[in-house]
This record gives sequence, structure tokens and C1' cells, in this order.
RNA sequence: GUCGCGAGAAGGCUAAACCGGUGAAAGCCGGUGAGGCAAAGCUGCGAGGGCUACUGCGCGUGCACUGGGUCGCGCGCCAUGCCUGUCCGGCUGCCGAA
Repeated sequence: GUCGCGAGAAGGCUAAACCGGUGAAAGCCGGUGAGGCAAAGCUGCGAGGGCUACUGCGCGUGCACUGGGUCGCGCGCCAUGCCUGUCCGGCUGCCGAA
């Protein structure tokens, strides 16, 4: 010096929750906060897992009756949207005990 490992020291990140903003929502941004994390830093159309449904489609229903249509509401389906602190790989990174 490098690799591995993770004591100690100096630091770092920020879960839940709350507040504000934003979005149709899932979420995201900022502040407070800290259950935790040796990569809980970045990244891959990566794998696995999860969340939402604007639009669209189908069904039902309401507007005197029937048919059609529009609109509103409800339900179902749908990811290209979103999350991942589960794993695998790539890149980068503080300190220096056994």
C1' cells in the first nucleotide's frame, strides 16, 4: 500500500409518526423526528415482492315510462405510474484495533 474483518473514535444516513407543499391516487419534496443501518450512498427496462387506477374497457344505478344517448355516482379489470431497509451484480466511499 492492497484485500478481508468490524473494535474504538470522528462523523454520515433516516423508519414510523406529525406539519406544510404537490399529485387522481400510490407516492414525492421540505421541516420536526429516530426504530434502525458498515454502504440504509449511487446504479441495473436486473430478479423477487408490494401499492395505486387518472385515462380506458365492462357492469350496475339516477334523471316520469320505453329505447338510445349524454352526464353523475358505484363496482370490477387493467401499469406504461409508484415503492422496496429482500436478493444478485456494477461503481464509489470515512477510520484503522484484534
Overview:
c-di-GMP-I riboswitch aptamer from a Gemmatimonadota bacterium, 98 nucleotides, folded computationally. Rfam family: c-di-GMP-I riboswitch aptamer. Rfam's curators write: GEMM was predicted in a large-scale screen for bacterial structured RNA regulatory elements. Genes associated with GEMM are involved in a diverse array of functions, including chemotaxis regulation, signal transduction, secretion and chitin. It was read from a public genome assembly, where an Rfam model found it. Taxonomically the source falls in Gemmatimonadota (Bacteria, Pseudomonadati).